[in-house]
RNA sequence: CUUCAGGGCGGAGUGAAAUUCUCCACCGGCGGUAAAGCCCGCCAGCCUUAUUCAAGGCUGAUUCGGUGAAAUUCCGAAGCCGACGGUAACAGUCCGGAUAAAAGAGG
Numbered sequence: 001c002u003u004c005a006g007g008g009c010g011g012a013g014u015g016a017a018a019u020u021c022u023c024c025a026c027c028g029g030c031g032g033u034a035a036a037g038c039c040c041g042c043c044a045g046c047c048u049u050a051u052u053c054a055a056g057g058c059u060g061a062u063u064c065g066g067u068g069a070a071a072u073u074c075c076g077a078a079g080c081c082g083a084c085g086g087u088a089a090c091a092g093u094c095c096g097g098a099u100a101a102a103a104g105a106g107g
Stems, first nucleotide, its partner, number of pairs: 001107004010024004026092001027082002029042004037080002045058005062078005084096003
């Protein structure tokens, strides 16, 4: 310098209205480490100050058993979590900022 770099609402119910509620189902970015959404760290996101550049801050969730030299990472079981704005009704999954940005990975 250049390329790449996030997945997921299917069925049923209630209702005037719900992919937003209820029941069942579905999804899991990047680096580290025995292979990790829930261990450590990071991006994204949010807040405050500021005209801007920028500076400071906040930021989710796991246990038990087994194997092993080593695993909250594997195997078995049962759980839990998920930014902001929008909406005829409360959103991890719809729409929007975003044809963006970025942890980082490759050339």
FMN riboswitch aptamer (RFN element) from a bovine gut metagenome, 107 nucleotides, folded computationally. The RNAcentral record of the sequence draws on MGnify. Its Rfam family is "FMN riboswitch aptamer (RFN element)". About the family: The RFN element is a highly conserved domain that is found frequently in the 5'-untranslated regions of prokaryotic mRNAs that encode for flavin mononucleotide (FMN) biosynthesis and transport proteins.